[in-house]
Context: one part of a larger RNA
RNA sequence: UUGGGUUUAAAGUGUUUGUAGGUAGAUUUUCAAGUCCUUUAUCAAAUCCCAGGGCUCAACCUUAGAUAGUUGGUGGAAACUACCAAGCUGGAGUACAUUAAAGGCAAAGGGAAUUUUUGGUGGAGUGGUGACAUACACUAAGAUCAAGAAGAACACUAAUAAGUGAAAUCACUCUAUUGGGUUGUUAUUAACACUUAGAGAUAAAAUCUAGGGGAUCAAAUGGGAUUAGAGACCUUAAUAGUCCUAGCUGUAAAUGAUGGAUACUAAGUGUUGUACGUAUCAACCCAUAUAGUGCUAUAGUUAACAUGUUAAGUAUCCCACUUGGGAAGUACAUUCACAAGAAUUAAACUC
Numbered sequence: 001u002u003g004g005g006u007u008u009a010a011a012g013u014g015u016u017u018g019u020a021g022g023u024a025g026a027u028u029u030u031c032a033a034g035u036c037c038u039u040u041a042u043c044a045a046a047u048c049c050c051a052g053g054g055c056u057c058a059a060c061c062u063u064a065g066a067u068a069g070u071u072g073g074u075g076g077a078a079a080c081u082a083c084c085a086a087g088c089u090g091g092a093g094u095a096c097a098u099u100a101a102a103g104g105c106a107a108a109g110g111g112a113a114u115u116u117u118u119g120g121u122g123g124a125g126u127g128g129u130g131a132c133a134u135a136c137a138c139u140a141a142g143a144u145c146a147a148g149a150a151g152a153a154c155a156c157u158a159a160u161a162a163g164u165g166a167a168a169u170c171a172c173u174c175u176a177u178u179g180g181g182u183u184g185u186u187a188u189u190a191a192c193a194c195u196u197a198g199a200g201a202u203a204a205a206a207u208c209u210a211g212g213g214g215a216u217c218a219a220a221u222g223g224g225a226u227u228a229g230a231g232a233c234c235u236u237a238a239u240a241g242u243c244c245u246a247g248c249u250g251u252a253a254a255u256g257a258u259g260g261a262u263a264c265u266a267a268g269u270g271u272u273g274u275a276c277g278u279a280u281c282a283a284c285c286c287a288u289a290u291a292g293u294g295c296u297a298u299a300g301u302u303a304a305c306a307u308g309u310u311a312a313g314u315a316u317c318c319c320a321c322u323u324g325g326g327a328a329g330u331a332c333a334u335u336c337a338c339a340a341g342a343a344u345u346a347a348a349c350u351c
Stems, first nucleotide, its partner, number of pairs: 004322003008304001012319001014202004021195003025088001027086002033081002035077003039073003043069001049065001051063004091192001092189004096184002099181001103178002106175001108173002110154001114150008125136002163170001208247005217241001221237004259318006267296009277286001300307002324351003333344004
C1' cells in the first nucleotide's frame, strides 16, 4: 500500500447550498464506442514448460514444439453500459387546498425580582461562615412604608417521552413581514434524481475593533480566612466582560462521540401533527394510513457493552477519514487574520 475498517479500540468534515466528477427509474428503437466471439499479425535469441537426442548418469549441452497476456487489422453478435429517437409515471418538482410549531427578522407594550436615589417610621446592630474575619453601620445601617430611576432576564403554564429549525440554536404579550415542513385531492412537467473534491453561506462561548450601555453576576486584582505554605477551594470588595449597534475571529466533549441518499427485513407500547372511516346530539373513544419523536423486544449484527424499521441488520451509490505509542496537531513553509491565533501539516529521535 492493499485487504480490512470509522458509537465506545486509530478513524464521520460543526452544519448546509452546490460546480466539476462519480452513480442513477421503467418501455421500445438506432448505433456499435465499451463489452463478447472468430480469424490474422506482432512481442529477437537465450530463459521457463513439454517431447526427443548427446556427454557412462546428472548438472550441462542440443533439436523440434507449445505458450497466457498486450497491442494492431479483418469479419461478426447485440444481452448489459454509453449514444440516437420516441413515448411512460412509481422517483423528483410545480400549481391548488389544508394544518401544527419557543423557525427567522423588525417594532411596540407588560409585570414580578434585583440594585440604587429621595423621604417617613425606628434606633443597634447587619452581613457572612464549618467557625471566624475583612466588609457595611449613631455622618443613622439592617428592617419596614411610599415615590422615582436604571439595566438585564422572562415565574407559573412546562413534559422524566412536547414542538420548531440545516446545524449553531429558539420560550413574557401583541403586531407587521418572511422561510421551511406535514397532509389531501385532482391537475401538470416528464427522470428534471442522489452524492459532492474545490468553492460559497452560516456557525455557541470567549477574544479583538469602534460607539453606546453598565442593574446583576464576575476572569484579573486588593483584602479576610484556611493552611506547614495557599499563587486555590470559603469569604468581602471589584475591573474587563456579561447587554445593544456595526464589524472581525471561525473554533467547542460544535455529541447521537453514529456522513448523506434509496430499498428491504417480526412485533408490542406511549406521544406530537395530519387525513379518512367509525361512533355520537357533540366531543372523547375505536380502526387504518402517513410524517416525526420515545421505550421494550425477535431475527440478525457486535470484541463486548449494546444496537435492533429513527440499525450499529441485509444491499446499492457517492463523499470524508484511519493504519502502533510518543515526539505533535508541534517545527518549517504557505494561505487567512488587526491581533490572539486558525487552516494545511512532517521528520530526526525514542519506546
Molecule: small-subunit ribosomal RNA, central domain
Organism: Torreya grandis